[in-house]
RNA sequence: GGAGUGGGCCAGGCGGUCGCGCGGGUCGUUCAGGCUCGUGAGGAAAGUCCGGACUCCACAGGGCAGGGUGCCUGCUAACGGCAGGGCGGUGCGAGCCGACGGAAAGUGCCACAGAAAAGAAGACUCCCGGCCACCUCGGCCAGGAAAAGCUGAAACGGUGCGGUAAGAGCGCACCAGCGUCACGGCAACGUGGCGGCUUGGCAAACCCCACCCGGAGCAAGGGCGAAUAGGAGCGGUCAAGGCCUGCCCGGCCGUCGCUCGGGUUAGCCCGCACGAGGCCACGGGCGACCGUGGUCCCAGAUAGAUGACCGUCCCCGACAGAAUCCGGCUUACCGGCCCACUCCACCC
Numbered sequence: 001g002g003a004g005u006g007g008g009c010c011a012g013g014c015g016g017u018c019g020c021g022c023g024g025g026u027c028g029u030u031c032a033g034g035c036u037c038g039u040g041a042g043g044a045a046a047g048u049c050c051g052g053a054c055u056c057c058a059c060a061g062g063g064c065a066g067g068g069u070g071c072c073u074g075c076u077a078a079c080g081g082c083a084g085g086g087c088g089g090u091g092c093g094a095g096c097c098g099a100c101g102g103a104a105a106g107u108g109c110c111a112c113a114g115a116a117a118a119g120a121a122g123a124c125u126c127c128c129g130g131c132c133a134c135c136u137c138g139g140c141c142a143g144g145a146a147a148a149g150c151u152g153a154a155a156c157g158g159u160g161c162g163g164u165a166a167g168a169g170c171g172c173a174c175c176a177g178c179g180u181c182a183c184g185g186c187a188a189c190g191u192g193g194c195g196g197c198u199u200g201g202c203a204a205a206c207c208c209c210a211c212c213c214g215g216a217g218c219a220a221g222g223g224c225g226a227a228u229a230g231g232a233g234c235g236g237u238c239a240a241g242g243c244c245u246g247c248c249c250g251g252c253c254g255u256c257g258c259u260c261g262g263g264u265u266a267g268c269c270c271g272c273a274c275g276a277g278g279c280c281a282c283g284g285g286c287g288a289c290c291g292u293g294g295u296c297c298c299a300g301a302u303a304g305a306u307g308a309c310c311g312u313c314c315c316c317g318a319c320a321g322a323a324u325c326c327g328g329c330u331u332a333c334c335g336g337c338c339c340a341c342u343c344c345a346c347c348c
Stems, first nucleotide, its partner, number of pairs: 001344010012313007020040008042319001046330002049328005054217004066213005071085005086100001087098004101208002106206002108202003124149001125145003129141004157175006176198001178195007221270004231260006241253004277296008314317001
């Protein structure tokens, strides 16, 4: 200098004018409002995909069904997240990627091709023997074999030597796998010894095993209050009245007074902005993270504010915008800065 890997950070700057939400102060008798000060989106506020807080409902306990997760150990309020480790794959490398439990519990599936796609058979074949034919190719019978050729993504351990008529873990060596023992490790797992020789793949197919899971969601949920209409209870039966009934008593309706409880409306308030909070320092830990101390207050609307214009500078500015809150994941994104590391080339 070039090419790359991992991580962190920023997200046009400055000035002016006008405006908007929220909060404080002040003026105003009150209301309406005026003035002034402070403050006002993101790394993803997004998708709403996981996990929790919170609220209401349900709930003795256990099981079934259903759903989810799935190497190990940690972290955490919790997680399908994160950290470290293991194994596998990939890259020269820094690194990156992995739904990564179980296929000897059972069932199922494995296109095309091929004799055969899985518990046993074996065809096109190969080999010994016998018979027939014979110049040669060959045909039949009985038996042996699964090595080679053929098909396929995959063919019943692989390679080699021996062995044999041809062959076969039939024997041996090494390798893979399985089981077992010892050692190391909390564990996943690794290393080594021994053993008999061997069990195809698929569980994002059913299934088995282990662990986890009640439902609905801030339009959750709670509070306040008048008027109007209506309801219930008690009392008065006073003025007029209706009905039983033509009259009296009585009853019902009505009326008047008091009390009570409920409902309605996108009314107002709470929930709702101090929190598993940010930053700094120290300590513990490889790390995720935890502890202690200090310091800061950081949007809160309800038709929903966070904007518009002008000037100037530059590298000419991406994706996008809160609506109960928090931890993640995923997706979108102009460009720039910093740190650590890898490979290549060159110079000293």
About this RNA
A computed fold for a 348-nucleotide RNA from a Pseudomonadota bacterium, annotated as Bacterial RNase P class A. It is recorded under the gene name rnpB. It matches the Rfam family "Bacterial RNase P class A". It is annotated as a ribozyme.